Background: This is a predicted structure of a 688-nucleotide part of an RNA (large-subunit ribosomal RNA, domain II) from a marine metagenome.

Context: one part of a larger RNA
RNA sequence: UCCAGGGAGUUACUUUAUGUAGCGAGGUUAAGAAACUGUAGUUUCGGAGCCGAAGCGAAAGCGAGUCUGAAUAGGGCGACUAGUUUCAUAGAGUAGACACGAAACCGAGUGAGCUAACCAUGGCCAGAUUGAAGGUCCGGUAACACGGACUGAAGGAUCGAACCCGUAGCUGGUACAAAAGCUUGGGAUGAGCUGUGGUUAGAGGAGAAAUUCCAAUCGAACUCGGAAAUAGCUUGUUCUCCCCGAAAUGUAUUUAGGUACAGCCUCGGAUUAAAGAUGAACGGAGGUAGGGCACUGAAUGGGCUAGGGGCCGUAAGGUUACCAAACCCAAUCAAACCACCAAUGCCGUUUAAUUGUUAUCCGGGAGUGAGACAGUCACAGAUAAGUGCGAUUGUCAAAAGGGAAACAGCCCAGACCACCGGCUAAGGCCCCCAAGUGCGGGCUAAGUGGGAAACGAGGUGGGAUUCCCUAGACAACUAGGAGGUUGGCUUAGAAGCAGCCAUCCUUUAAAGAGUGCGUAAUAGCUCACUAGUCAAGGGGUCCUGCGCGGAAAAUGUAACGGGGCUAAAGCCCGUCGCCGAAGCCGUGGAUUUUAGUAUGUAUUUACUGGGAUGGUAGGGGAGCGUUCCUCGGGCAGUGAAGUUGUAUCGUGAGGUACAGUGGAGCGCGGGGAAGUGAGAAUCCUGGA
Numbered sequence: 001u002c003c004a005g006g007g008a009g010u011u012a013c014u015u016u017a018u019g020u021a022g023c024g025a026g027g028u029u030a031a032g033a034a035a036c037u038g039u040a041g042u043u044u045c046g047g048a049g050c051c052g053a054a055g056c057g058a059a060a061g062c063g064a065g066u067c068u069g070a071a072u073a074g075g076g077c078g079a080c081u082a083g084u085u086u087c088a089u090a091g092a093g094u095a096g097a098c099a100c101g102a103a104a105c106c107g108a109g110u111g112a113g114c115u116a117a118c119c120a121u122g123g124c125c126a127g128a129u130u131g132a133a134g135g136u137c138c139g140g141u142a143a144c145a146c147g148g149a150c151u152g153a154a155g156g157a158u159c160g161a162a163c164c165c166g167u168a169g170c171u172g173g174u175a176c177a178a179a180a181g182c183u184u185g186g187g188a189u190g191a192g193c194u195g196u197g198g199u200u201a202g203a204g205g206a207g208a209a210a211u212u213c214c215a216a217u218c219g220a221a222c223u224c225g226g227a228a229a230u231a232g233c234u235u236g237u238u239c240u241c242c243c244c245g246a247a248a249u250g251u252a253u254u255u256a257g258g259u260a261c262a263g264c265c266u267c268g269g270a271u272u273a274a275a276g277a278u279g280a281a282c283g284g285a286g287g288u289a290g291g292g293c294a295c296u297g298a299a300u301g302g303g304c305u306a307g308g309g310g311c312c313g314u315a316a317g318g319u320u321a322c323c324a325a326a327c328c329c330a331a332u333c334a335a336a337c338c339a340c341c342a343a344u345g346c347c348g349u350u351u352a353a354u355u356g357u358u359a360u361c362c363g364g365g366a367g368u369g370a371g372a373c374a375g376u377c378a379c380a381g382a383u384a385a386g387u388g389c390g391a392u393u394g395u396c397a398a399a400a401g402g403g404a405a406a407c408a409g410c411c412c413a414g415a416c417c418a419c420c421g422g423c424u425a426a427g428g429c430c431c432c433c434a435a436g437u438g439c440g441g442g443c444u445a446a447g448u449g450g451g452a453a454a455c456g457a458g459g460u461g462g463g464a465u466u467c468c469c470u471a472g473a474c475a476a477c478u479a480g481g482a483g484g485u486u487g488g489c490u491u492a493g494a495a496g497c498a499g500c501c502a503u504c505c506u507u508u509a510a511a512g513a514g515u516g517c518g519u520a521a522u523a524g525c526u527c528a529c530u531a532g533u534c535a536a537g538g539g540g541u542c543c544u545g546c547g548c549g550g551a552a553a554a555u556g557u558a559a560c561g562g563g564g565c566u567a568a569a570g571c572c573c574g575u576c577g578c579c580g581a582a583g584c585c586g587u588g589g590a591u592u593u594u595a596g597u598a599u600g601u602a603u604u605u606a607c608u609g610g611g612a613u614g615g616u617a618g619g620g621g622a623g624c625g626u627u628c629c630u631c632g633g634g635c636a637g638u639g640a641a642g643u644u645g646u647a648u649c650g651u652g653a654g655g656u657a658c659a660g661u662g663g664a665g666c667g668c669g670g671g672g673a674a675g676u677g678a679g680a681a682u683c684c685u686g687g688a
Stems, first nucleotide, its partner, number of pairs: 001688006011095009021085003026051003032045005055062002065077004098236002101233001105226006116200009125190001127159003130155001134151006163187003168183004202218001204214003211220001239623006249262005263368002265365007275358001276355003279351006290340001291338002296334003300330004305324001307323002309320004371396007379388002401412003416589004421585003427579003430563003436576001438575006449565001455549002459546010476533005482506003487501003512527001516525002590613009624677001626674007634666002642661008
């Protein structure tokens, strides 16, 4: 991992509701007893008790009333009748209460044959080294001291086996081993090592002290018991079909992943009124968006002008390119500003167009109370986040199908079943790939399309406006571009062209006291301006369509799904077709509901017409099958159950027939009772 078998809402009592049956202002027996009888049980007694038929008040008490109260007032709770017993189903409570699961807590015991410490009694430590004190002799001293040689053999002394330990590295790591092996290393006469016997016990012992050890277990051992501890937590919870179908919100909570009540779902009952919903018309409440600046505040410029500051003055006072209240003018800002003020939404009335019980109330059963994204309106944040937090609508959740390459939350659209029929939606129609290489008119040259801003640009299309132009514009070419004068000043120089000032006059077709380059300064080149040649449009500004640059990322094109696409297979406008879904239609069928007709044993059945049938949590309905009991009626050695295969019936759970196998029991119809259905629980047992 797989297979087989086992494996989870039960039972008792109490209680509520519904159904069912009996009786009914009543209903009912319990324990127990008796009779019958097969120890199973049935029937009959048994009225104790319980529920109901009267309530109100704290009570005395009164009573269809009573309490409060001064009240014959008002108000509160009642009355104006239906209950009760059995069984079934569903829910709740008490019990282990759907199943499995803690870590823990408590009690009583068992452990020191491991290990820690201690007690008693034994044992063990090759060899080598060092040479303390003391002593003897000699020297030495006044005497000591002191020196030398020899002797001596001390030490938690030295080196190093046994023995004890376990420093470093490697190996091992389903091992040789649930702590080892190899190499290396520490102690090795001591606080040494060790045998045997004994002592200390869990709220404890022991501890050269590490939360260390107390039998491979230690922040409190192990065993059994309380015990099925508790688990607001996790996981799992077994057959089928049909109808409806949520919530992730509010309030509260030692509450936040739990719960209570409400909201939303379901089932039953009551109410039937044009109830409810949508639309239309009309009438309302309200201060948002917008707008505004009289109010409350903010804020800018100017004016005017208290006050303040600076300066002058001994002072009075004067002055001020300073600050600035109030006031005036202009232009602004505000969720907590408003003399204004929408659209929606909300409430109501009328209407009666659409829908047709969707509504309200009472009662039984729930689940939910982690929501997610998208559009819109706010707030928080950085007008960041697949961010947080509200509101509102949608989708997902609980929704499949088509589109968006792929893609819960986007777009289209809500799957009862079947069909090798038709029409469409979103989106598409060159190929992958169903349908146009459709038609008409434009744009784009960037593969823009097929990622991005400020900003930049004689890209290109369209529009508006203005100026010049056959008395010849714009561009190009040819020629001119002069004189006073080197203007004055400045300066070493300043001659159009460093700088400052001025910027006139003349000749002219035209020519600036000079546009740029240039020179030390001149010179030189050039421009403005003019003529000629040429010949018909040219220049500027603004708006706008589509493009260009701006543009750097990590495996490999990789920023159209791909191929590939350029009068398009890109973009814009118009237009005609087609494709395209589980949408709609068609044909047949199923279930359900409703209206009608007919029929009728009580909810019946049939036909005709209309509607409905996605679905998680969850509510409701109807069934299949397994084991056993009971009643009835059957099958079976001429072959039961089981099992293998084939066929067939039923929407399904499932049923039936035949053949083989098998070799002794087993269905069916009515009723009843459950150890009643397996794929999941790191499920349990066994096997492969």